[in-house]
RNA sequence: GGAGUCGGCCGAACAGUCGCUGUGCCACAACCGUUCUUCGGGAUGGCGGUGCGGAGGAAAGUCCGGGCUCCGCAGGGCAGGGUGCCAGGUAAUCCCUGGGGGGCGCGAGUCCACGGAAAGUGCAGCAGAAAGCAUACCGCCGAUGACCCCGAUCGUGUGCUGCCGUUCGCGGCACCGUGCGGAAGGGGGACAGGCAAGGGUGAAAUGGUGCGGUAAGAGCGCACCGCGCUGCUGGUAACAGCGGCGGCAGGGUAAACCCCACCCGGAGCAAGACCAAAUAGGGGAGCGCACGUGCGGCCCGCAUGGCUCCCGGGUAGGUCGCAUGAGGCGUGCGGUGACGCACGUCCCAGAUGAAUGGCUGUUCUCGACAGAACCCGGCUUACAGGCCGGCUCCCCUU
Numbered sequence: 001g002g003a004g005u006c007g008g009c010c011g012a013a014c015a016g017u018c019g020c021u022g023u024g025c026c027a028c029a030a031c032c033g034u035u036c037u038u039c040g041g042g043a044u045g046g047c048g049g050u051g052c053g054g055a056g057g058a059a060a061g062u063c064c065g066g067g068c069u070c071c072g073c074a075g076g077g078c079a080g081g082g083u084g085c086c087a088g089g090u091a092a093u094c095c096c097u098g099g100g101g102g103g104c105g106c107g108a109g110u111c112c113a114c115g116g117a118a119a120g121u122g123c124a125g126c127a128g129a130a131a132g133c134a135u136a137c138c139g140c141c142g143a144u145g146a147c148c149c150c151g152a153u154c155g156u157g158u159g160c161u162g163c164c165g166u167u168c169g170c171g172g173c174a175c176c177g178u179g180c181g182g183a184a185g186g187g188g189g190a191c192a193g194g195c196a197a198g199g200g201u202g203a204a205a206u207g208g209u210g211c212g213g214u215a216a217g218a219g220c221g222c223a224c225c226g227c228g229c230u231g232c233u234g235g236u237a238a239c240a241g242c243g244g245c246g247g248c249a250g251g252g253u254a255a256a257c258c259c260c261a262c263c264c265g266g267a268g269c270a271a272g273a274c275c276a277a278a279u280a281g282g283g284g285a286g287c288g289c290a291c292g293u294g295c296g297g298c299c300c301g302c303a304u305g306g307c308u309c310c311c312g313g314g315u316a317g318g319u320c321g322c323a324u325g326a327g328g329c330g331u332g333c334g335g336u337g338a339c340g341c342a343c344g345u346c347c348c349a350g351a352u353g354a355a356u357g358g359c360u361g362u363u364c365u366c367g368a369c370a371g372a373a374c375c376c377g378g379c380u381u382a383c384a385g386g387c388c389g390g391c392u393c394c395c396c397u398u
Stems, first nucleotide, its partner, number of pairs: 001394010012363007020054007028045001031041003056369001060380002063378005068268004080264005085099005100114001101112004115259002120257002122253002137199002139195003144192002147189004154181006161174005207225006226248001227246008272320004282311006291305005327346008364367001
């Protein structure tokens, strides 16, 4: 200098002005009461003034976990859902930290839904002989058993030549050629058959590599690796290392059903609690018993309608829940770390048609994603651009 990786932080700035909203303080009106030049209420308030605060790192998705609230709940089981290497952190988690194992990367690092496929069921396109219980397309072999061909050599017939013998008819022997027949522990072909090493297909092909072995092959045998069982050692554990035994069965798939272990009651701030009109309605007591209506006409009686007072339910509306919290910051201590403890310090939106904005000026790197609604811890997703730090690899220079 370049490339990369991990973590943290910021997310236009300043000034003026006009608003919106919450809150502290100050002053105060209508109106009501009164002991009437006043005092009290009004006031947890209306109007006004003034001070202070006023969106985010994700306020988002609502995917997990908890607080809080109401309802439900003896205990156990079924169903349903979730989680799934180990240890720790935490209020809790599917989160975080550290570790183990596996994949990727030269590395810093990063990714993993990482229990069980020798309980059962299911599934697998295309290609391929064959995808689960066996099988053989090309290929290899053809030891073994038949078959065909060749065939050293053997037997025999015949021809030429040569030699020997001859009773001259011929006979014998040798070499070469040829016909026929047989023929090896030989060669070739091919059938039955053997094989699964190699090729080819596929994401995946019945452990891998090598040597031996074999007709060719094959855990058939052996060594190493892998796998299973087992012992010892180290580690809290996951797991690792070493040794012994077993020739190796039991392909893959469980974010397929399923099995195993553990966890889980439901609904959510429109939860829920409190105050409480007007009108209507409910209950009770008293007054009245004059009147109306009903109990077919009449009498008695009863009910109901009326007035006054009381009671609780409850609508509109209002208040609380609702902003001091598993809180922020700083320092120290413990811990590898997540985190915990102690001390100090700070108070930092709280609406309910729902505020956090508009305009002007100056400056810059010219401004992204995006707006709280009960709260908190995580995760995930979106994001113009900028700053800081740790670490890794490569190149150059000294």